[in-house]
Context: one part of a larger RNA
Molecule: large-subunit ribosomal RNA, domain III
Organism: Calyptomena viridis
RNA sequence: UAGUAGCAAAUAUUCAAACGAGAGCUUUGAAGGCCGAAGUGGAGCAGAGUUCCAUGUGAACAGCAGUUGAACAUGGGUCAGUCGGUCCUAAGCUAUAGGCGAGCGCCAUUCUGAAAGGGUGGACGAAGGCCUCCGUUGCUCUCAGCCGAUCGAAAGGGAGUCAGGUUCAGAUCCCCCAAUACGGAGUGGCGGAGAUGGGCGCCACAAGGUGCCCAGUGCGGUGACACAACUGAUCCCGGAGGAGCCGGCAGGAGCUCAGGGGAUAGUUCUCUUUUCUUUGUGAAGGGCUGGGUGCCCUGGAAUGUAUUCACCCCGAAAGAGAGGCCUGCGCCUUGGAAAGCGUUGCGGUUCCGGCGGCGUCCGGUGAGCUCUCGCUGGCCCGUAAAAAUCCGAGGCAGAGGGUAUAAGUCUCACGCCGGGCCAUACCCAUAUCUGCAGCAGGUCUACAAGGUGAACAGCCUCUGGCA
Numbered sequence: 001u002a003g004u005a006g007c008a009a010a011u012a013u014u015c016a017a018a019c020g021a022g023a024g025c026u027u028u029g030a031a032g033g034c035c036g037a038a039g040u041g042g043a044g045c046a047g048a049g050u051u052c053c054a055u056g057u058g059a060a061c062a063g064c065a066g067u068u069g070a071a072c073a074u075g076g077g078u079c080a081g082u083c084g085g086u087c088c089u090a091a092g093c094u095a096u097a098g099g100c101g102a103g104c105g106c107c108a109u110u111c112u113g114a115a116a117g118g119g120u121g122g123a124c125g126a127a128g129g130c131c132u133c134c135g136u137u138g139c140u141c142u143c144a145g146c147c148g149a150u151c152g153a154a155a156g157g158g159a160g161u162c163a164g165g166u167u168c169a170g171a172u173c174c175c176c177c178a179a180u181a182c183g184g185a186g187u188g189g190c191g192g193a194g195a196u197g198g199g200c201g202c203c204a205c206a207a208g209g210u211g212c213c214c215a216g217u218g219c220g221g222u223g224a225c226a227c228a229a230c231u232g233a234u235c236c237c238g239g240a241g242g243a244g245c246c247g248g249c250a251g252g253a254g255c256u257c258a259g260g261g262g263a264u265a266g267u268u269c270u271c272u273u274u275u276c277u278u279u280g281u282g283a284a285g286g287g288c289u290g291g292g293u294g295c296c297c298u299g300g301a302a303u304g305u306a307u308u309c310a311c312c313c314c315g316a317a318a319g320a321g322a323g324g325c326c327u328g329c330g331c332c333u334u335g336g337a338a339a340g341c342g343u344u345g346c347g348g349u350u351c352c353g354g355c356g357g358c359g360u361c362c363g364g365u366g367a368g369c370u371c372u373c374g375c376u377g378g379c380c381c382g383u384a385a386a387a388a389u390c391c392g393a394g395g396c397a398g399a400g401g402g403u404a405u406a407a408g409u410c411u412c413a414c415g416c417c418g419g420g421c422c423a424u425a426c427c428c429a430u431a432u433c434u435g436c437a438g439c440a441g442g443u444c445u446a447c448a449a450g451g452u453g454a455a456c457a458g459c460c461u462c463u464g465g466c467a
Stems, first nucleotide, its partner, number of pairs: 013031006033466003041447001043445002047427001052076006061069002081180002084422002087157002092151001098107003118143002121141002124138001128134002161178001164175002182418003189414001191412001192410002197214007217399001218227001220225001231398001235394001237392004244379006251372005256366001257364001259362002261279003265275002284334005290327004295323001297321002304314001340360007347352001433442002449461004
C1' cells in the first nucleotide's frame, strides 16, 4: 500500500473480405513464421463418460473479448463366427477336509479325507419318432491313478477376413466382391475312396457268360519321400504350444536415392528436352525365382580339398553329379479391372458407386534407415514359464458283409444348417485423465520423410499441425 499487487515461461504477427448491433481474438483468402517424424503430426492402453456430431443461443461459465466453445438448449450417434473379452494357466488369491480360536474368524492348499457322478461295450427297453425298426431317462457289466474345487493376463498361450465403397458423427463391425476356421446333420444330402481280384470247372474260335471255393481295411519310388481319401477304443510314448541377452552376415519388403517415358501444375524479359506432384493391386488357392536343409542315392578324397566376413565340415564318407523336404509377407496367375487412382470431356437445376476417352510404363543402385525371416557365433555358479489345446507313432481289443442289389468305415471333394452374451462414439493430454482449475507438474505404448553430419545429436526444410 485498492482500481493497488497483478492478468509478463515456450521467437510473431500483418492485410483484405464475409457474417454480424458489435470484431486484436470467429470464418475465408493472401503474406510472414513456428513445431521439424525422440513432432505442437496421425493412432491406441489406463483413466474419464457423452466431452463425439448437427442445429440454435448469447443470461451465467470460459480470470480481456467473443458472432466462438469441451458452456447452455434441442435432437442424433457406437451394428462383428473371423478385432478383443469370454477359454488356459503364471506369480499368487481363496473354499472344502483338518487344526486353532470366547468370537467376528484365522491357519492350511495336499496337508490327519470313504475327495470318481465320467467313458466304452452289452442286455432289457417306460417316453418319443413317417411304430418295419430306431432309441432318451433308467438298469446292468466293465474300465479309469492323480495333485487337487474355484479365481487369476483386454500386452503371455489361444482355430479363423480381407480389398473397395459409404456417414454430419460408426466401421477389419454397415453395403458389396472374394474368402475362411470351428461345430451340427436321427430317416444319414451327393459324388468319390474302400472296391471289385485269383483258382478250379462248364458253355464258348474269341470277346465273354456262368457254378463252386478263396483273397482283398489303397498304391508309387533303390531311397529321402510322394499321391485326394486310404478302419483302430482303453493304454503307452513322442512332438508342437514352449522360449534368454548381446554380436556378425545374408535374403525379402516398405521408405529413400538417381535415370528414361507419360499425364497435370509452376516458371518463362532472358535461360531451362526445366522444376514439382503422380505413375497400383487384399485375403485365400495354384505356379515359379529366391532362401534354408544335422534328408536321400551314386561315388570314394593328402599334393588335402571344399568353403565363410568370422567360422565350420570330412573314411561315423568330403568335393562332384542327380534328387527329396521345409519356407515362401517376393514375382506371375485365379480374385481383377468391372473396382481404385491421375487426367480430360459430357449429362442430371438436384437425389446421382451417373456416363465416356486416355493413362496407370521401363529398367537401376546401396555398409542407406525401419521391419521381418534365416544362418552362424559369444555370455552365464543367470540356461532364460506353465496350462488349455492340437498333432503323430507303437501296439492291440474289436467292428462289418460274404463275393454282392455289398457292409462297417473315410482326416477326400461339393452341398445344407449354426453362431449367443459383453466392449466398440470421442479425448488419450501445454483444454476431455490426475494434481480443488482449460494448473509450465505427473502419466504406459508402437508409426517416423529430405539436407548437413558418425548420428533418432544440433540446426534448416517437405507432408501434417499451430497462433